[in-house]
Molecule: Bacterial RNase P class A
Organism: Candidatus Aminicenantota bacterium
């Protein structure tokens, strides 16, 4: 020098002033009162006031609220074993596998129930298969040999045919076990060892799973984030949940006035009845407003069990609750960077800002901090 892999803080500290929300305690007005209280107002004083991710809304709750015998099918969702947890698709330890020299990293149910798919290339992508190639033959034809010439016979080649191979080569992300001997005309699990695969059986281990003996000549290529089969698991909807309280106006429903000043209808006219007016009341509801709302599966210490996540026991604490949104502004003094005329100047970030609450993952960030480990080089 370069990796990998776990943890921490996240913005400077100590003092002061002056504002904003939220809340205690007092006093004082003020309301209702027998005592005494709060439905309000104002002041003083005490406290608290954004994150590690508030974020994406991807999991799992916990609250509320609809639905709901029971089971089935339809959909989704997980997927090695054992453990933790309220529960999780989270986490932790162990275990194959496949990547890395290595520290360590990704992956996990079935291809031997079926259906389907495997671009290009390539002979062939799964009922195997021949493109160069290798052997063996028959046929024609050409050379050389055989002392010379023809036949014959050998050896070699060149084309056309037929039979046999899958060893080599060539393509491909992927070629029907590998890899060495025998074995053959050449070749082949054709036969052997040996290492893979399978079967069977024993010894560890809670289990995934390891290991060891035996036995089978190898049958069965790869994709399930293709349908599909096996197992568990799931009702939906969300604080705009949902509960109370409630103006003004229209309208709805109920009562009542008065004959009388009204107006209509029942039509010839009284009385009656109805409607509309006019007055009181009810109930729903919209605006508003009060509850849900922050003490919880909580949070810091210690002890203990456990490898570990993670329980179990103790002691101490209270740690935003707005509602169009409040968490800021300013000074002094210190500390850290940077610059220079050494004595000042200037700078303290980035990712982002709560909105019913927790468990978790994923993503966003910093010339920020502290470990533990490998891997090269030089002393």
């Nucleotide at each position: 020098g370069g990796a990998g892999u776990g943890g921490g803080c996240g913005a400077g500290g100590c003092g002061g002033u002056u504002g904003c929300u939220c809340u205690u305690u007092c006093u004082u007005c003020u309301c209702c009162g027998c005592a005494g209280g709060a439905u309000g107002a104002a002041g003083a004083a005490g406290g608290g006031g954004a994150g590690g991710a508030a974020a994406g809304u991807c999991c799992g709750a916990a609250c509320u609220c609809c639905a709901a015998a029971g089971g089935g099918c339809a959909g989704g969702a997980u997927g090695g074993u054992c453990g933790c947890u309220a529960a999780c698709g989270g986490c932790g330890a162990c275990u194959c596998c496949g990547g890395g020299c290595g520290a360590c990293c990704g992956g996990g149910g079935g291809a031997a129930a079926g259906u389907g798919c495997c671009a290009c290339a390539g002979a062939a992508a799964a009922c195997a298969c021949a493109c160069c190639g290798c052997c063996c033959u028959u046929c024609a034809g050409g050379g050389c040999g055989u002392c010379u010439c023809a036949a014959g016979c050998g050896c070699u080649u060149u084309g056309a045919g037929g039979a046999g191979c899958a060893a080599g080569g060539g393509u491909g992300a992927a070629a029907a076990g590998g890899c060495g001997a025998g074995g053959u005309a050449a070749g082949a699990g054709c036969u052997c060892a040996c290492c893979g695969u399978c079967c069977u059986g024993g010894u560890g281990g809670c289990g995934a799973c390891a290991u060891c003996a035996g036995g089978a000549g190898c049958c069965u290529g790869g994709c399930a984030a293709a349908c599909c089969c096996c197992a568990u698991c799931c009702g939906g909807a969300g604080c705009a949940a949902g509960a109370c309280c409630a103006a003004a106006u229209u309208g709805a429903c109920c009562c009542c006035u008065u004959u009388u000043c009204g107006g209509g209808a029942c039509g010839g006219c009284c009385c009656g009845u109805c409607c509309c007016u006019g007055g009181g009341g009810u109930g729903g509801g919209u605006a508003g407003g009060u509850c849900g709302c922050u003490c919880g599966u909580c949070c810091u210490c210690c002890g203990g069990a456990g490898c570990a996540a993670u329980c179990c026991g103790g002691a101490g604490g209270c740690c935003a609750g707005a509602u169009a949104a409040a968490u800021a502004a300013c000074c002094g003094c210190c500390c850290u960077u940077g610059c220079c005329u050494c004595g000042g100047c200037a700078a303290g970030a980035a990712c982002a800002g709560a909105a019913u609450u927790c468990g978790g993952c994923u993503u966003a960030c910093g010339u920020c901090c502290c470990g533990c480990u490998c891997c090269a080089g030089c002393c």